[in-house]
Source information:
A computed fold for a 76-nucleotide RNA from a compost metagenome, annotated as transfer RNA. It matches the Rfam family "tRNA". Model confidence (mean pLDDT): 81 of 100.
Order: sequence, then C1' cells, then structure tokens
RNA sequence: GCUGGUGUAGCUCAGUAGGCAGAGCAACUGACUUGUAAUCAGUGGGUCGAGGGUUCGAGGCCUUCCAUCAGCACCA
Repeated sequence: GCUGGUGUAGCUCAGUAGGCAGAGCAACUGACUUGUAAUCAGUGGGUCGAGGGUUCGAGGCCUUCCAUCAGCACCA
C1' cells in the first nucleotide's frame, strides 16, 4: 500500500427486512440482617467512533476519515 472484519451504557455484548436504543454484570438507593455478604425491589447512566449523503424516518443503507484485528503485497 491492497482486501476484509470490528467500533452501541463503566465492562461483555444483542439490536431480524430502516420505524420508541436494550440485556447481563458493575454503580447507586431501599428492604432484609446485630453487621457484612447473599437475596429481593427500584433508580441513574448512550446524542450508537467522527464528518457528509440518501430517506418522512438511519445503530442498520451510501461515502470519506479515525482506531483496532486478520490476511496479502513491499522491504533495495
């Protein structure tokens, strides 16, 4: 340099054929307990890697870039 995969909550990841952004764990609050843990109930947390485009409508489509992983090529 070329090709392909991945990027969504603090972490691990779903999100079907474009139509209300989710789960588990973690955090916080409450109950329970002499207290802690465990358990139970609840709460908060995201402008979906960045810009642009298509569309009535984009996490999902198109395009450019960034990060990362893999393969290929180059390495006088």